[in-house]
Formats: sequence, C1' cells, structure tokens
RNA sequence: GCGCCCGUGGCUCAACGGAUAGAGCAUCAGAUUCCGGUUCUGAGGGUUGGGGGUUCGAAUCCCUCCGGGCGUG
Repeated sequence: GCGCCCGUGGCUCAACGGAUAGAGCAUCAGAUUCCGGUUCUGAGGGUUGGGGGUUCGAAUCCCUCCGGGCGUG
C1' cells in the first nucleotide's frame, strides 16, 4: 500500500430499518448488619467515534475521515 473485521454509559456486550437505545458488572442512595461483606430495592450515567447522504423513519443501509485489530505484497 491492498483486503477483511470492529468502534454503543466507567468496563463487557445486546438491539440485525420502526415508538422514550437496553442488560450484566461497577458507582451512588436506601433496607438488612454491632461494623463490613452477601442479599434485596431504587437512582444517576449514552450527541451509538466525527462529518455527509438515502429513507416517512438510521445504532442499523451508502460515502468519506479518524482510531483499533487481523491477514497479505
């Protein structure tokens, strides 16, 4: 250089064109406990890597750029 894959809360992932983007862990608060842990309940936290396009509607499809991984001359 060329080809392929990936980028979504702090972390690991789901959602595979349709209504307010969800789950687990973590964090915070409450209950429980002498205290802590465990367990239970609740809460906060996302411009879905940036920009543009297609569509009535985009995390999802297309183009480009950025970042990461794998293969290859």

This is a predicted structure of a 73-nucleotide RNA (transfer RNA) from an Oscillospiraceae bacterium. Model confidence (mean pLDDT): 80 of 100. The organism belongs to Oscillospiraceae, within Bacteria. The sequence was found in a public genome assembly. It matches the Rfam family "tRNA". The family's RNA type in Rfam is transfer RNA.